Model confidence (mean pLDDT): 87 of 100. This is a predicted structure of a 346-nucleotide part of an RNA (small-subunit ribosomal RNA, central domain) from Dipteris shenzhenensis. The full RNA is in RNAcentral, with records from SILVA.

[in-house]
Context: one part of a larger RNA
RNA sequence: CUGGGCGUAAAGGGCACGUAGGCAGUGAAUCAGGUUGAGAGUCAAAGGCGCCAGCUCAACUGGCGGAAUGCUUUCAAAACCAAUUCACUCGAGUGAGAUAGAGGGGAGUGGAAUUUCGUGUGUAGGGAUAAAAUCCGGAGAUAUACGAAGGAACGCCGAAAUAGCGAAGGCAGCUUUCUGGGUCUCUACUGACGCUGGGGUGCGAAAGCUUGGGGAGCAAACAGGAUUAGAUACCCUGGUAGUCCAUGCCGUAAACGAUGAGUGUUCGUCCUUGGUCUGCGGAUCGGGGGCUCAGCUAACGCGUUAAACACUCCGCCUGGGGAGUACGGUCGCAAGACUGAAACUC
Numbered sequence: 001c002u003g004g005g006c007g008u009a010a011a012g013g014g015c016a017c018g019u020a021g022g023c024a025g026u027g028a029a030u031c032a033g034g035u036u037g038a039g040a041g042u043c044a045a046a047g048g049c050g051c052c053a054g055c056u057c058a059a060c061u062g063g064c065g066g067a068a069u070g071c072u073u074u075c076a077a078a079a080c081c082a083a084u085u086c087a088c089u090c091g092a093g094u095g096a097g098a099u100a101g102a103g104g105g106g107a108g109u110g111g112a113a114u115u116u117c118g119u120g121u122g123u124a125g126g127g128a129u130a131a132a133a134u135c136c137g138g139a140g141a142u143a144u145a146c147g148a149a150g151g152a153a154c155g156c157c158g159a160a161a162u163a164g165c166g167a168a169g170g171c172a173g174c175u176u177u178c179u180g181g182g183u184c185u186c187u188a189c190u191g192a193c194g195c196u197g198g199g200g201u202g203c204g205a206a207a208g209c210u211u212g213g214g215g216a217g218c219a220a221a222c223a224g225g226a227u228u229a230g231a232u233a234c235c236c237u238g239g240u241a242g243u244c245c246a247u248g249c250c251g252u253a254a255a256c257g258a259u260g261a262g263u264g265u266u267c268g269u270c271c272u273u274g275g276u277c278u279g280c281g282g283a284u285c286g287g288g289g290g291c292u293c294a295g296c297u298a299a300c301g302c303g304u305u306a307a308a309c310a311c312u313c314c315g316c317c318u319g320g321g322g323a324g325u326a327c328g329g330u331c332g333c334a335a336g337a338c339u340g341a342a343a344c345u346c
Base pairs, nucleotide, nucleotide: 003318004317005316006315007300008299012314014203015202016201017200021196022195023194025088026087027086028085029084030083033081034080035077036076037075038074039073040072041071042070049065050064051063052062053061054060091193092190093189094188095186096185097184098183099182103179104178105177106176107175108174109173110154115149116148117147118146119145120144121143125136126135164171165170208249209248211246212245213244217243218242222238223237224236225235260313261312262311263310264309265308268291269290270289271288272287273286274285275284276283277282295302296301319346320345321344328339329338330337331336
């Protein structure tokens, strides 16, 4: 390489958009490049294969035959692939009418709580823990009442979830504004406009970085107190980056359903969510879940939301360690990211 694979054994790219490419509905007509059939030419000789013959046999040599994937060309066929033209509607999209939603961006705003500050009441403790100590407190703490400031997060509602929305990351007080996508019904319109997608582009939790703000609580680092043989920890008292906002980077996660995207086919049953119809029993379309038939699987399990049966396209795997390392390259302010070996060894 081939083959075989990729939920858990090695292996699905974090996610999307999309270029090239690959693949791709139905009915006609035309064409004849591919395709198929027949013929012709060519395919040197020697060699090889078959038969026969000559050296006493063989090796060897001679004769005849056949073969010669291929190429060129002529005639023919027209199913399929390609091409051209015309048409169709079930794929895809548009329109009309409804509709659900923590989908995204901006602005405004609300109450509870923590903390700090001010004032009053009040007096000796408070706080912490397994127990303590560090710590706070007669310069009046803790507690309590009223007021103020400021930041961050949104309790109940709401059995807040197996719910909902989003491509993924993710999204939750309330109001308003701008805005993306979806589903259902009608079947009015376009008429294959589709699927996937190497490169490419964009988005992408947390942490981290740049500049400027902000800083209540929490809290890496750090300090102290304990524990301990030690304790660079677990526990306690403090506490700075950070966490928050704006701006630009970073581009990684057990970025997980450890399950790529799309299409079609295939028993049931129960729950739930959004439509439509309803004779209110239910039916049907689109999501989210539980159990399960067949089938699959090494087993566990999966099972119309497949890991079943098929097709299309992409990504990836090929014993463990060395190693996601070295070197080189690209990107980055840096941290580092991406790409990614070998010797050696078992």